[in-house]
RNA sequence: AAUUUAUCAAGAAAGGUGGAGGGAAAGGCCCUAUGAAACCUUAGCAACCCUGUAAUUUUACAGAAGGUGCUAAAUCCAACCCAAUUUAUUGGGAUAGAUAAGUC
Numbered sequence: 001a002a003u004u005u006a007u008c009a010a011g012a013a014a015g016g017u018g019g020a021g022g023g024a025a026a027g028g029c030c031c032u033a034u035g036a037a038a039c040c041u042u043a044g045c046a047a048c049c050c051u052g053u054a055a056u057u058u059u060a061c062a063g064a065a066g067g068u069g070c071u072a073a074a075u076c077c078a079a080c081c082c083a084a085u086u087u088a089u090u091g092g093g094a095u096a097g098a099u100a101a102g103u104c
Stems, first nucleotide, its partner, number of pairs: 002103007013042005021031003027077002043071003048067002050063005075096001080093006
């Protein structure tokens, strides 16, 4: 890199270095010198892997030592398709993406 499965409306920030961008992607709408990205430290969230106990092949409950992940806004909204209706909105789905655990 490819591929399979699961999840994505919840949750959780301070400090240091740095010095202008950032939120993946036309666009929209936002964040940002009251300090962007990136890196570091500490703290936290969650519970995928994991640990324990029941039950028994998949589920429930509890935990957080370790491996990841995450800590503005629903994956920020939206793009393609469908439906409904007030014709501009609402709802659903697909694609794409992110994360985890496998496979190759």
SAM riboswitch aptamer (S box leader) from Parvicella tangerina, 104 nucleotides, folded computationally. The model forms 97% of the base pairs in the Rfam consensus. Its mean pLDDT, the model's own confidence on a scale to 100, is 82.